This is a predicted structure of a 350-nucleotide part of an RNA (small-subunit ribosomal RNA, central domain) from an uncultured bacterium. Its Rfam family is "Bacterial small subunit ribosomal RNA". Rfam links the family to the GO terms ribosome and structural constituent of ribosome. Its mean pLDDT, the model's own confidence on a scale to 100, is 89.
Context: one part of a larger RNA
Order: sequence, then structure tokens, then C1' cells
RNA sequence: CUGGGCGUAAAGGGCGCGUAGGCGGCCGCGCAAGUGGUGUGUGAAAUACCCUGGCUCAACCAGGGAACUGCGCACCAAACUGCGUGGCUUGAGGGCAGUAGAGGAAGCUGGAAUUCCUGGUGUAGCGGUGAAAUGCGUAGAUAUCAGGAGGAACAUCGUUGGCGAAGGCGAGCUUCUGGGCUGUCCCUGACGCUGAUGCGCGAAAGCUGGGGGAGCAAACAGGAUUAGAUACCCUGGUAGUCCCAGCCGUAAACGGUGAACACUAGGUGUGGGGGGUGUCGACCCUUUCCGUGCCGAAGCUAACGCAUUAAGUGUUCCGCCUGGGGAGUACGGUCGCAAGGCUGAAACUC
Repeated sequence: CUGGGCGUAAAGGGCGCGUAGGCGGCCGCGCAAGUGGUGUGUGAAAUACCCUGGCUCAACCAGGGAACUGCGCACCAAACUGCGUGGCUUGAGGGCAGUAGAGGAAGCUGGAAUUCCUGGUGUAGCGGUGAAAUGCGUAGAUAUCAGGAGGAACAUCGUUGGCGAAGGCGAGCUUCUGGGCUGUCCCUGACGCUGAUGCGCGAAAGCUGGGGGAGCAAACAGGAUUAGAUACCCUGGUAGUCCCAGCCGUAAACGGUGAACACUAGGUGUGGGGGGUGUCGACCCUUUCCGUGCCGAAGCUAACGCAUUAAGUGUUCCGCCUGGGGAGUACGGUCGCAAGGCUGAAACUC
């Protein structure tokens, strides 16, 4: 390179926006770059192929033919691609009317609980474990009542519930703000899909500066256990966990399943909206759109399983894989305050 692949065997980028590029709906008309045809020129010879011939054969050599699948030019065709032009509405977007939601940001507020402080009651224990001990307590603990301080998290509702591109989002209220869904079929008229580079977002931990610190808790200390116990268990406990600003840019960032579109039996739940029938009516029945589960037909799969939310059948674009170890290492580059990230080998070995 041609292939074959990427749920679990190696392999989907953590996620989005989007540049170049690639690809792209329906109907006309034109052009003729791609495309097809005809003609013509060229495509040296030798070699290779076919038919003959010459060395006694062959190798070797000679003659003829075909071929040289290519390129140039001229003319013709106009289905497809392309280009230009005109139109269309189903893709896409918008308007209008509704609608659900832990979507995001900021501010304010609330109650339960833990801890601490003050005071009251009260007295000898409390705590902890498999059992204990360290620890706390007569300087009055634990328990209990009242008051106060402070920080963090929001029980029940709560859910194969919801929202978000992903990370993720859960007390209440207010303000600002993003996206979705449904109905109408009013407007624009292909404005679309994907997306190398790039830009942005990105759990936890970690880092810098400043604040905060109730509980929890790496490190650390002690008590146990044990042959030992740098652990598991217990008593303590600092970073951190929280807030503001700025870095870091990773993950089993997982559905281990890239995005978009179309098509291909059903059944049964559940969330949001619309229509219809019956009805006093929430409800019920039926239908339709969007989401989210389960079970299953065909088909697919090595099997497990997937199955209108595909891993089925197709199209487009991107990313990635190519035996195990060495190794996500070394070197170089680049980013970072650092930790380290990204890119990413080889020798050697099986």
C1' cells in the first nucleotide's frame, strides 16, 4: 500500500464547537472539466507473447505479426459526477402558541444532625472491641435539659424517574441564563452531515495565593492482633475535603459500543407533550411524537449476547488497531510552578 477489523480477543478520540477537506435532497435548462464513443498522431529498438526460419537440438540468433492496456489532438454523446442558471419543499433553520426538568451562574433563607462553648439536673463511670487496651472522666465526664457558636451536607419525596454534549447535577426562594419536547404548517429555500489542525469544557487527587475548618480523614502517633504486622480492628490526628482566584487535563472519563441519516415483526412498563371516542370527570379506551427500561422475530455474532435506543441492512465523514514482553519506557519536541501530561521508538527476548 491492498486488505481485514475496533461491546468482551489489539483497536471509538473523555466531551463539545468548528476551520480546511471529504460527502451531500427533488425538478428543469445550459456547459462539457470528469465520463463514454469514433477517428488520427504518438507510444524507438531490444525484451516479453504468437507464427515461422538459422546454428545436428537447446540456450542463442533472425524474420513476420500482434501487443505496448498510455498520452496528445479533432469530432460526437449528455445518463451520471462537476460547473453555471432557474425553480421546489420533504432535509435544515426560523416565527407563533404551549410544556416538563437535581441543565448552568449568582444571591438570600431554612430545618434535622455532629462537634465545641456557657449554664442547670445528676454521679461514677463513659467509650471501644471478637475480646481488649490506648483514650475521656471526681478539676464532675457519659446521660439529660436550656441557650449560644461554627462548618459541611441536604433525610423523607427519590424512582431501570428527570436534566445535561460529556464530566456531572438533588433543601427552599429570587434574579440572570442555555438546551429540549409538543402543536401549528405561517416564513427562509439545501442554508446540510462529518470534521485533520485549532479553540473551549472536562470527576477525583494534586499545585499556587488568600480565606475557612464542624464532621471525616492520607501522612503520623499510640493501643491491639500477629512468628512479624511499616496492614486489616481501636483511640487520636495533620494536609486535604469547603469558599474565592489561577493552574493541572487525567480516569474502569464505561453502554468498555464515534457522529449523522434511512430502512427492517412485535409484546410489556415508565417520563414529557398532542389528537380522537365515550364520559359529569381526575380516570378509562384508542392513536401520534420525543425520551427511558425490560422481553423477544428476522438478521447478525467465535460464543456470550445485540435486536427500531442494533452489535441487523445500507450510505457519508472522523478516530483507532496490526503478536506478547521490553513500554506508554528511552530519546527528542512541546505544555506545566511542580507533580507530571501529550507525542512516542529501538536493541534484546519469547